Large-subunit ribosomal RNA, domain VI from a Candidatus Microgenomatia bacterium, 265 nucleotides, folded computationally.

Context: one part of a larger RNA
RNA sequence: CGUUCGAUUCUUGAGGGGAGCUCUCUCUAGUACGAGAGGACCGAGAGGGACCGAUCCCUGGUGUGCCAGUUGUUGACCAGAGCGUCAGCAUCGCUGGGUAGCUAGAUCGGGAAGGGAUAAGCGCUGAAAGCAUAUCAAGCGCCAAGCCCACCCCAAGAUAAUGAAUCGUCAUGGUAGGUCUGUUGUAGAUGACAACAUUGAUAGGCGAGAAAUGUACAUACGGCAACGUAUUUAGUUUACUCGUACUAAUAGACCGAAUUUGCGG
Numbered sequence: 001c002g003u004u005c006g007a008u009u010c011u012u013g014a015g016g017g018g019a020g021c022u023c024u025c026u027c028u029a030g031u032a033c034g035a036g037a038g039g040a041c042c043g044a045g046a047g048g049g050a051c052c053g054a055u056c057c058c059u060g061g062u063g064u065g066c067c068a069g070u071u072g073u074u075g076a077c078c079a080g081a082g083c084g085u086c087a088g089c090a091u092c093g094c095u096g097g098g099u100a101g102c103u104a105g106a107u108c109g110g111g112a113a114g115g116g117a118u119a120a121g122c123g124c125u126g127a128a129a130g131c132a133u134a135u136c137a138a139g140c141g142c143c144a145a146g147c148c149c150a151c152c153c154c155a156a157g158a159u160a161a162u163g164a165a166u167c168g169u170c171a172u173g174g175u176a177g178g179u180c181u182g183u184u185g186u187a188g189a190u191g192a193c194a195a196c197a198u199u200g201a202u203a204g205g206c207g208a209g210a211a212a213u214g215u216a217c218a219u220a221c222g223g224c225a226a227c228g229u230a231u232u233u234a235g236u237u238u239a240c241u242c243g244u245a246c247u248a249a250u251a252g253a254c255c256g257a258a259u260u261u262g263c264g265g
Base pairs, nucleotide, nucleotide: 001157005168006167007166008165009164010163015154016153017152018151021049022048023047024046025045026044027043033038051110052109053108054107055106059104060103061102062101066097067096068095069094070093071090072089073088074087075086076085077084114149115148116147121142122141123140124139177255178254179253180252181197182196183195184194185193202248203247204246205244206243207242208241209240211237212236213235218231219230220229221228222227
């Protein structure tokens, strides 16, 4: 831009894509078969491998603005100074843990079952040709991991441009609706998508909790001291959960469809 008024929310599916795998064991059954050795079809069940999809409850990894320990060095602070506190640098300085998120080796699921038409193949009835013959005779069946469905995904620019419900068009103003703008993330290179904008929990802050770390500072006591014990399952805390308008989403701007019921006459 088109889809012959403009929108919002659903929707059909022409067509396209994906998937399609396989092994072992048990029962049937040491049965049928076979002199024996050996050893089934059919059917039923269990467990795997590889591949694919989803998810983070579990097990782990990571987790560079979380917690603790610790070395060197340079600074700062303190009613003096140490055995203190804090900060910078040293791969996040190093070490031990670790929330959210992300993630696999973790967890869950998938190939199935079923229908239709068939291939090779196997048949029924049956003439031409009194027989025979499954038939490039008429007619009728069975049959494959393959084909068409079925399962999952995309899909009306499918220009033959689907369908449905609802809302709206009073004319230079602005309705339905949308965009800008702002707070953002389940989204993301940018657009886009999604949530919210005071009739508000969208983000931050704050409160509580979860979870992590592992018992802070200070004081008291003990020890010659390093240090230990008690107050203290303390203190601190990022992304998580719930709550709370304290802060910021204020205010506002723009676009926007039939003036003969609709092309055209």
Its mean pLDDT, the model's own confidence on a scale to 100, is 84.
The full RNA is in RNAcentral, with records from ENA.